[in-house]
RNA sequence: GACUAAAAUAGGCCGAAGCCUCGGAGUCGAGACACGGGGGAACCAUUUUAUGGGGCGAGUUUUCAUUAACCCUAUAUCGGUUGUGGAAUAGGGCUAACCCAGGCCCGAGCCCGUCAGCUAACCUCGUAGGCAGAUUGGGAAUUCAG
Numbered sequence: 001g002a003c004u005a006a007a008a009u010a011g012g013c014c015g016a017a018g019c020c021u022c023g024g025a026g027u028c029g030a031g032a033c034a035c036g037g038g039g040g041a042a043c044c045a046u047u048u049u050a051u052g053g054g055g056c057g058a059g060u061u062u063u064c065a066u067u068a069a070c071c072c073u074a075u076a077u078c079g080g081u082u083g084u085g086g087a088a089u090a091g092g093g094c095u096a097a098c099c100c101a102g103g104c105c106c107g108a109g110c111c112c113g114u115c116a117g118c119u120a121a122c123c124u125c126g127u128a129g130g131c132a133g134a135u136u137g138g139g140a141a142u143u144c145a146g
Stems, first nucleotide, its partner, number of pairs: 003146002012131003018033001020031004034127006044117001050114001052115001053112004061088006068082004091106005098139004
């Protein structure tokens, strides 16, 4: 350096959303650790208050079409808003521990309620839900034995 046998590291995905203890015994409740979110000084920042404002999240932004609804108008055109359907896009995910290339996909939804910049101490909340079905190529790394 190459090769070989066995074994170990060793594992499906999005998401913070896991593990354990106690009580109860249908669902449940409490607590600790772990993970995640919000509020909250000084200093700094902002000068901004219906064009309301803000939070979680990758989920922002642009453009085209529209046969739908509404607004503006005496009426209509034009224009604007919403909805619907396309094309893109900031950004995000997967490709079976990692990296590169290639390939594929997402680019939503919900909440607070007139109110919140940052923010130490401190206070407070969540730990859901939804999915997949057998190998794209190359590279790198760890452990053990012959």
A computed fold for a 146-nucleotide RNA from Syntrophomonas sp. UBA4922, annotated as c-di-AMP riboswitch aptamer (ydaO/yuaA leader). It matches the Rfam family "c-di-AMP riboswitch aptamer (ydaO/yuaA leader)". Gene Ontology terms of the family: regulation of gene expression and cyclic-di-AMP binding. Rfam's curators write: This family represents a conserved RNA structure found upstream of the ydaO and yuaA genes in Bacillus subtilis and related genes in other bacteria. It was read from a public genome assembly, where an Rfam model found it. Its mean pLDDT, the model's own confidence on a scale to 100, is 76.